The RNA shown here (transfer RNA) has 72 nucleotides and comes from Candidula unifasciata. It matches the Rfam family "tRNA". Gene Ontology term of the family: triplet codon-amino acid adaptor activity.
[in-house]
RNA sequence: GGCCCUGUAGUGUAGUCGGUAGCACGUCGGAUUUUGAAUCCGGAGGUCUGUGUUCGAAUCACAGCGGGACCC
Numbered sequence: 001g002g003c004c005c006u007g008u009a010g011u012g013u014a015g016u017c018g019g020u021a022g023c024a025c026g027u028c029g030g031a032u033u034u035u036g037a038a039u040c041c042g043g044a045g046g047u048c049u050g051u052g053u054u055c056g057a058a059u060c061a062c063a064g065c066g067g068g069a070c071c072c
Stems, first nucleotide, its partner, number of pairs: 001071002004068004010025004019055001027043005048064005
C1' cells in the first nucleotide's frame, strides 16, 4: 500500500425483513437483617464520528477514526 471483518451502558453481549434499544454482571436507592453477606423490589447509565437515503436507520450507502486477520 491492497483487501476483508468488526465497533451497542463501566464490563460482556443480543437486537435475524428498516418500525418503542434488551439481558447478565457491576453501580445507586429501598425492603429484609442486631451488623454484614445472601435474597427480593426499584432507578440511573449505551448504538465510534460525520454526511446521505428513507415517513422512519443500531440495521442500508459513502467518508473518516479505533481494533483484528490476510496479501504484498
The sequence is in RNAcentral, with records from Rfam.
NCBI's taxonomy places the organism under Eukaryota, Eumetazoa, Eupulmonata, Helicina, Candidula.